[in-house]
RNA sequence: GGCCCUAUCGUCUAAUGGCUAGGACACAUGCCUCUCACGCAUGAAAUCGGGGUUCGACUCCCCGUAGGGUCA
Numbered sequence: 001g002g003c004c005c006u007a008u009c010g011u012c013u014a015a016u017g018g019c020u021a022g023g024a025c026a027c028a029u030g031c032c033u034c035u036c037a038c039g040c041a042u043g044a045a046a047u048c049g050g051g052g053u054u055c056g057a058c059u060c061c062c063c064g065u066a067g068g069g070u071c072a
Stems, first nucleotide, its partner, number of pairs: 001071007010025004018055001027043005048064005
């Protein structure tokens, strides 16, 4: 340098072009307990960046960025 793959809450991971972007763990608050833990309830928290297509984009297209694989 060519080609291919990946990028979503703190972490891991869902999401036929039509969601309030869901779940688990972790975190915070409350309940429970003499206290902690366990358990229960509630809550906060995310679509890598920029364009395009579309009535509508996490999803499709293009260009980047980062990571990985492969060939040289």

Transfer RNA from a Minisyncoccota bacterium, 72 nucleotides, folded computationally. It matches the Rfam family "tRNA". Rfam classes the family as a transfer RNA. Its family is annotated with triplet codon-amino acid adaptor activity in the Gene Ontology. About the family: Transfer RNA (tRNA) molecules are approximately 80 nucleotides in length. The sequence was found in a public genome assembly. The coordinates come from a structure-prediction model, not an experiment, and the mean pLDDT is 82.